The part of an RNA shown here (small-subunit ribosomal RNA, central domain) has 352 nucleotides and comes from a metagenome.
Its mean pLDDT, the model's own confidence on a scale to 100, is 86.

[in-house]
Context: one part of a larger RNA
RNA sequence: UUGGGCGUAAAGAGCUCGUAGGCGGCUCAGCAAGUCAGGUGUGAAACCUCCAGGCUUAACCUGGAGACGCCACCUGAUACUGCUGUGGCUGGAGUCCGGUAGGGGAGCAGGGAAUAUCCGGUGUAGCGGUGAAAUGCUUAGAUAUCGGGUGGAACACCAGUGGCGAAGGCGCUGCUCUGGGCAGGUACUGACGCUGAGGAGCGAAAGCGUGGGUAGCAAACAGGAUUAGAUACCCUGGUAGUCCACGCCGUAAACGUUGGGCACUAGGUGUGGGACCCUAUCGACGGGAUCCGUGCCGUAGCUAACGCAUUAAGUGCCCCGCCUGGGGAGUACGGCCGCAAGGCUAAAACUC
Numbered sequence: 001u002u003g004g005g006c007g008u009a010a011a012g013a014g015c016u017c018g019u020a021g022g023c024g025g026c027u028c029a030g031c032a033a034g035u036c037a038g039g040u041g042u043g044a045a046a047c048c049u050c051c052a053g054g055c056u057u058a059a060c061c062u063g064g065a066g067a068c069g070c071c072a073c074c075u076g077a078u079a080c081u082g083c084u085g086u087g088g089c090u091g092g093a094g095u096c097c098g099g100u101a102g103g104g105g106a107g108c109a110g111g112g113a114a115u116a117u118c119c120g121g122u123g124u125a126g127c128g129g130u131g132a133a134a135u136g137c138u139u140a141g142a143u144a145u146c147g148g149g150u151g152g153a154a155c156a157c158c159a160g161u162g163g164c165g166a167a168g169g170c171g172c173u174g175c176u177c178u179g180g181g182c183a184g185g186u187a188c189u190g191a192c193g194c195u196g197a198g199g200a201g202c203g204a205a206a207g208c209g210u211g212g213g214u215a216g217c218a219a220a221c222a223g224g225a226u227u228a229g230a231u232a233c234c235c236u237g238g239u240a241g242u243c244c245a246c247g248c249c250g251u252a253a254a255c256g257u258u259g260g261g262c263a264c265u266a267g268g269u270g271u272g273g274g275a276c277c278c279u280a281u282c283g284a285c286g287g288g289a290u291c292c293g294u295g296c297c298g299u300a301g302c303u304a305a306c307g308c309a310u311u312a313a314g315u316g317c318c319c320c321g322c323c324u325g326g327g328g329a330g331u332a333c334g335g336c337c338g339c340a341a342g343g344c345u346a347a348a349a350c351u352c
Stems, first nucleotide, its partner, number of pairs: 004323003007306002012320001014202004021195003025089003028085004033081002035077007048066007092192001093189003096185002099182002104178007111155001116150007126137002163170002207248006216242002221237004259319006267297008276288003301308002325352003334345004
């Protein structure tokens, strides 16, 4: 490279936007680049195929014929691809109208429960902790209990294989600003689309820088236990950190371990959001069909099996990423990025 693959065997980039590129709906006309047909030229010989001949055959050799992908030019064809047209169309895509659900995002303000702490009251000898203890706290009055103050962080029940978001993720309440989705109407634009190498942005936790904050929790650390030891598991403390602002880092079992888009292919049963129909006096409840989302079961089919199965891992098409035995190694070296920690890219010797 060809081929084969990527849920669990090696393999889907953490996610999105988007440049180049690749691919692209129906229709009309023109062109004829790709494509197709014919012709001319070229296509050395040998090789190859067929025929004939020469070595006793064969291999081999000789002669003749055929063939020679390709290329150039000429003439033609126009189904498909392409190009041209400020051509046409509406089914893809988008806009518009009035609706609708939502922990989607940002900022500001407010709230109650609980923990902790301080002050005061009551009250007296213990509290705390464990398998059992001890360290620890406590007659300078603790624990318990009542009242009041302060401060930080998180928001019980509702809560749900329930909702929203591209992913990371998002949950007390109100207000302001703001993104996206969905169904309905079918008014408008008229292919404006899909994917996306590079690139850009977002990106849990931990960590880093500067400043603030610190109730609880808690790496490190200290002490008490346990133990042969115990640099642990258990206990008492406790600093970074966890929180806020701004700036970095750019990773993860960033997982559905399943890239994105479009189309098609039995059903059954839950649930969230719409608008519609039936029933009832309106409404509610219930039932039905439909679109979008989210679960479970299951046919065909697929799969090594497990399993997947209209939310595909089924059947097809388009585009990107990635894999190629284990270890060495996601390492070394180099480059780029970073304050650092480190990240990204990424081998080989050797070995089994």